[in-house]
RNA sequence: CAAUGGAGAGUUUGAUCCUGGCUCAGGAUGAACGCUAGCGGCAGGCUUAAUACAUGCAAGUCGAGGGGCAGCGCGGGUAGCAAUAUCUGGCGGCGACCGGCAAACGGGUGCGGAACGCGUACGUAACUAACCUUGUACAGGGGGAUAGCCCGAAGAAAUUCGGAUUAAUACCGCGUAAGAUAGACAGGUGGCAUCAUUUGUUUAUAAAAGUCGUAAGGCGGUACAAGACGGGCGUGCGUAUGAUUAGGUAGUUGGUAAGGCAGCGGCUUACCAAGCCGACGAUCAUUAGCUGAUGUGAGAGCAUGAUCAGCCACAUGGGCACUGCGACACGGGCCCAACUCCUACGGGAGGCAGCAGUAAGGAAUAUUGGUCAAUGGACGGAAGUCUGAACCAGCCAUGCCGCGUGAAGGAUGAAGGACUUAUGGUUUGUAAACUUCUUUUACAGGGGGCGAAAGGCGUUUUUUUUAGAGCGUUUGACGGUACCCUGUGAAUAAGCACCGGCUAACUCCGUGCCAGCAGCCGCGGUAAGACGGAGGGUGCAAGCGUUAUCCGGAUUUACUGGGUUUAAAGGGUGCGCAGGCGGGCAGUUAAGUCAGUGGUGAAAUCUCCAUGCUAAACAUGGAAACUGCCAUUGAUACUAAUUGUCUUGAAUAUUGUGGAGGUAAGCGGAAUAUGUCAUGUAGCGGUGAAAUGCUUAGAUAUGACAUGGAACAUCGAUUGCGAAGGCAGCUUACUACGCAAGCAUAGACGCUCAUGCACGAAAGCGUGGGGAGCAAACAGGAUUAGAUACCCUGGUAGUCCACGCCCUAAACGAUGAUUACUCGACGUAUGCGAUAGACAGUAUGCGUCUAAGCGAAAGCAUUAAGUAAUCCACCUGGGAAGUACGACCGCAAGGUUGAAACUCAAAGGAAUUGGCGGGGGUCCGCACAAGCGGUGGAGUAUGUGGUUUAAUUCGAUGAUACGCGAGGAACCUUACCUGGGCUAGAAUGCGAAUGACGUGUCCUGAAAGGGAUAUUUCUAGCAAUAGACAUGAAGCAAGGUGCUGCAUGGCUGUCGUCAGCUCGUGCCGUGAGGUGUUGGGUUAAGUCCCGCAACGAGCGCAACCCCUGUCAUUAGUUGCCAACAGGUGAAGCUGGGGACUCUAAUGAGACUGCCGUCGUAAGACGCGAGGAAGGAGGGGAUGAUGUCAAGUCAUCAUGGCCUUUAUGCCCAGGGCUACACACGUACUACAAUGGUAGAGACAAUGAGCAGCGACUAUGCGAAUAGAAGCCAAUCUCAAAAACUCUAUCUCAGUUCGGAUCGCAGUCUGCAACUCGACUGCGUGAAGCUGGAAUCGCUAGUAAUCGUAGAUCAGCAAUGCUACGGUGAAUACGUUCCCGGACCUUGCAAACACCGCCCGUCAAGCCAUGAAAGCUGGGUGUACCUAAAGUCGGUAACCGUAAGGAGCUGCCUAGGGUAAAACCGGUAAUUGGGGCUAAGUCGUAACAAGGUAGCCGUACCGGAAGGUGCGGCUGGCAUACCUCCUUU
Repeated sequence: CAAUGGAGAGUUUGAUCCUGGCUCAGGAUGAACGCUAGCGGCAGGCUUAAUACAUGCAAGUCGAGGGGCAGCGCGGGUAGCAAUAUCUGGCGGCGACCGGCAAACGGGUGCGGAACGCGUACGUAACUAACCUUGUACAGGGGGAUAGCCCGAAGAAAUUCGGAUUAAUACCGCGUAAGAUAGACAGGUGGCAUCAUUUGUUUAUAAAAGUCGUAAGGCGGUACAAGACGGGCGUGCGUAUGAUUAGGUAGUUGGUAAGGCAGCGGCUUACCAAGCCGACGAUCAUUAGCUGAUGUGAGAGCAUGAUCAGCCACAUGGGCACUGCGACACGGGCCCAACUCCUACGGGAGGCAGCAGUAAGGAAUAUUGGUCAAUGGACGGAAGUCUGAACCAGCCAUGCCGCGUGAAGGAUGAAGGACUUAUGGUUUGUAAACUUCUUUUACAGGGGGCGAAAGGCGUUUUUUUUAGAGCGUUUGACGGUACCCUGUGAAUAAGCACCGGCUAACUCCGUGCCAGCAGCCGCGGUAAGACGGAGGGUGCAAGCGUUAUCCGGAUUUACUGGGUUUAAAGGGUGCGCAGGCGGGCAGUUAAGUCAGUGGUGAAAUCUCCAUGCUAAACAUGGAAACUGCCAUUGAUACUAAUUGUCUUGAAUAUUGUGGAGGUAAGCGGAAUAUGUCAUGUAGCGGUGAAAUGCUUAGAUAUGACAUGGAACAUCGAUUGCGAAGGCAGCUUACUACGCAAGCAUAGACGCUCAUGCACGAAAGCGUGGGGAGCAAACAGGAUUAGAUACCCUGGUAGUCCACGCCCUAAACGAUGAUUACUCGACGUAUGCGAUAGACAGUAUGCGUCUAAGCGAAAGCAUUAAGUAAUCCACCUGGGAAGUACGACCGCAAGGUUGAAACUCAAAGGAAUUGGCGGGGGUCCGCACAAGCGGUGGAGUAUGUGGUUUAAUUCGAUGAUACGCGAGGAACCUUACCUGGGCUAGAAUGCGAAUGACGUGUCCUGAAAGGGAUAUUUCUAGCAAUAGACAUGAAGCAAGGUGCUGCAUGGCUGUCGUCAGCUCGUGCCGUGAGGUGUUGGGUUAAGUCCCGCAACGAGCGCAACCCCUGUCAUUAGUUGCCAACAGGUGAAGCUGGGGACUCUAAUGAGACUGCCGUCGUAAGACGCGAGGAAGGAGGGGAUGAUGUCAAGUCAUCAUGGCCUUUAUGCCCAGGGCUACACACGUACUACAAUGGUAGAGACAAUGAGCAGCGACUAUGCGAAUAGAAGCCAAUCUCAAAAACUCUAUCUCAGUUCGGAUCGCAGUCUGCAACUCGACUGCGUGAAGCUGGAAUCGCUAGUAAUCGUAGAUCAGCAAUGCUACGGUGAAUACGUUCCCGGACCUUGCAAACACCGCCCGUCAAGCCAUGAAAGCUGGGUGUACCUAAAGUCGGUAACCGUAAGGAGCUGCCUAGGGUAAAACCGGUAAUUGGGGCUAAGUCGUAACAAGGUAGCCGUACCGGAAGGUGCGGCUGGCAUACCUCCUUU
């Protein structure tokens, strides 16, 4: 010195950054609705129907203007006892009437109006002005009427008419004229153009009213001048939207003259001229009262215009004038119209957008209140009267502000509620109870204002004497009020919304994509913090929520303060008028700009200060402010204007130079096609493969000649030229341009550019040519489920030329033009300069890379997307839609311009991770290939589906279910069905009580069960009692193979024994993320090595463990037996032995350690060595992060739900074993590599006491009867089988094969009927090697052979798990199929290709375009008619006159007619669009999306779409070919 001031969040994605919309948190309201409600103060209260109004009131007053006297009161008279009746303008006063003033204010409303209406600032030399103030001068003398009153008449009424008579401050003449007005003459002054003003003389014209008072005097009257208040008119600037409204205007613009007006003026009329307004938006359409201000906002702004205040407009819809100072008049008039009311049907009356109030409309807005006490207004001399203005009160939480509903203490942390892990705890909660205290409020009682001062009346006083001052008295609706005092007693007083995130606040129950919620995202499909209830909590509080609207947030229209390569957005390109912007120096002016001063910017509001209501809201006073406008004085840097000058911008000239720049004409060769001739013979052509087509009438092929049209290989290149589109053989003519050099001319002449003009690929159109090749449409052939396509054979428009149109493209660098500035490197085209020939300079182009900087990133980067400046164009969520309508252009096709309703919460850009690709690269696997053997055919076994059934219990269902859970269903198992029973239950614990339990017998029953009966306790203690055991009522805890594997634990399958999955720190990136983990090698391996912004580490790999293969040591029984000895019919049988085998414990051994080659290394290779074993020796166990909501609630466990005389439990029987059929897995076979018979040999692992059972006997046999040994290296099962040898069979449905069936048996078991196994005899089916397809296996493996075990009374086992015997073949290799790993690429998918997604058609709903027509509205035009009324004309009638009546002319509200235009509504039908459930047809797009896609155009097609022509990359890939470079 300046300033008091600025917050964000949710939602697009798997995640990220950005763009971008939607939504929320704040404030506000004339509000409404829902729930609730104690009090006060101050404010506010029909936003809709300017709809219609019952009733009352809202404008009167003056008797001091007048004639008068209806009603009231007083006085008086008459009659009467009186009450009373009657008379009397005499008095107070006064209805109606004449007259004056007011009624033009105050009050209401916001229809209209886009305008000088409003705001602001000026002007009026173009005006007015009643009442008020001041001043000057006047007020003499006459006249005739009229209302009222009285009489009469008409009418229902409103009202009207006639007669007689009367007054005035009513009306009319006459006289006078200081001043006024008009004219003339003479002179002066001033200004701003017309002019204004002044002096003198003169001519003409026009005035008046009285009344009160004893008087003074007051109140009035007339004319003029001035002032004040107010008003009229004019002007600058400001004050909505639409160009899909571009031209408008005939009194229109101006002039002259006249009329009219308070006054200027086309305001009106006549004549003359042809102007005037408009892209700086006229006209038209739609909408709207404007302002001070109000709300919001940091501000700039945006929105609004309630209350209060200023202005305007209007008064049922229109028109019109009268009166008057003032009106074209809310509570006056006339007319037309609509409506309402009265009526005697002839006629009349009315106007709440005044205050109340009513009806209606609506979500919605109050009392038919009091008073003139105050303030203000009208009239009056005054008293006073009137005043729904105003002041008050009433109603309403409508808002703002304030107060209260108690305060302190009080833990058995009460009871109750809620939750819970429930004998307990937590919470409600110091909350309550209880104790003490207070009394605002409430109730009762008492007191009690300010607002009142003027004025009036009475009185006193004063030289402001029509006035001032003092005293006394009188006047309060509000008001039983505010306020104060006393008393009583916690006494009378808390709700509403919310609790998933945003957003403060959490649990239980109910419900089960239902009911519902929701501002956005979104919740709800059985454990919902999101629905409903409850408990608890949070927020605000006499209110709280919801809805509606405005501002904010929204920098989301960006002036402050945005953008345009890819998100929406640069015009296809140039030229160029208007417009905008513009180089150096100097002078002048002072418009912009800046400063000072003056005026104005109403008050209220806002801000500050102070004051007053107890404080606040509120109110009052003061200050500041009102950021504006006008005027004036000054400053002159910049901009501007103007003058002069300069050369660097721009231009011209000169000399060179460059090029596919353009136009026209001519010429050329290669190739295709066609024709002729010739040679020549059977095919040619075409494709993935074919066919259509051509060809013996001679094709294709080859040669020669000829004809014709189109295009110009090589050169040729991220080379060149052009504004863009575009331009390519050669030559010539004409023509345009760029660049360089030097610096001659000239002197800012420049840049940009809306509208405009020109050019503008391809396709397309018109006319006329031309037509070789190619080729939309079309035809045929293929392909296909189809193929209106891709492929093939043909083929017309077209492609070409001339002329004329069209005017669009991914017209792209998706990047407007111009100028300046900002590190570098390299290449290249063409100049200049220099040199020596290399390097190196400079300019203009064309490119690549890179720094700073920028960017959301990708990227751009002197050719900017960097830093700045100027101008133009364009954008503002997606879809609807570049559509509709309108307009313009076009021959047409169509182009340009270009919306809305409705709908969604996204649409989008760049980049990231993974996934995917009929993308690429590298690698692996019994993945293929090479082989061997199977399955698929048969019969049987077994499992599954299906079907059946009372039940055929349940689960498992691609790989990863199906000889699976089940390692063993006759009963049991068993969960299923039928039937019979039980209900604290079949089991266990506590338990009063009893004394048994058990055992035996009987009845009933299918059994379970039920009933009856006989017998009967033990231990200690004298006993009571205690303990044991058993039964056991009530009660407390049951039970469930019921549901949910998508609530779960645990366990398991699979990818996969695949090599992967991660972390810390660092670094990179805004970030998701990346790096590490990629790269070069290597490996079975993310195994290891090297390199590297990474360095390390973890889970996996490997190793450590087990079995096996060799050896050693130790040990030596039940095993072994070499040597020694004994011994048998034989035998490790015995003594003995530890050598061997073996057993089972400990060790050794293998590590690419050694050698050679290659390699930096890791490592690889070797018919190398050594070794039992060689490169992981073989096998096993071992399964990373994760995936499949994979499997299992029926192993088990477990949350929740369900069930409790049943879904539990017991029992009998049945079923799980059914059987037209389909599938999986096996067994046995089909035979001679075999069958059968006989003989003979060699294992390993196991199992065994309710067991294995030797051995003996019997039986053909299963087995039976006896029976040794063995709890097992001892005994037993136990025989191994294939094999070997011998014999036989001889190729057949067999001496193969054994199903099926019959008979007879054995064994297990309560029990073999449904439904066991085995034995013997008999029977002897299919089947002769298996279609499409498909499975396993790489070595002690496949194949083949037998053995054992678990489960088990027995067994449906051909299954499973183990064991050993015999024992192969093949692998060239990685093109292909499948699966997997890594890198890279594209992606519109992330539920991740079993993805996403397009269009027709069908159905429903919604809005909308067109449409024959129907209908409505406002506006304009033309014509006809025309009320009231002004103005004009007018002889007859009235009037003394002024004048009037009547008639008439122009204009005109309104009415009618006509033809158009515009804007709506509606409509048969019709067009597309959007949204909907799991509809239909295809599959166009996204990956090379399976034909790369897209843009423009043309044709075609059910549909997406296809094809032609030209264009783009916003496409992949480049193995192959050619060229270049390097080696």
A computed fold for a 1527-nucleotide RNA from an uncultured Chitinophagales bacterium, annotated as small-subunit ribosomal RNA. RNAcentral holds the sequence, with entries from ENA and SILVA. The coordinates come from a structure-prediction model, not an experiment, and the mean pLDDT is 83.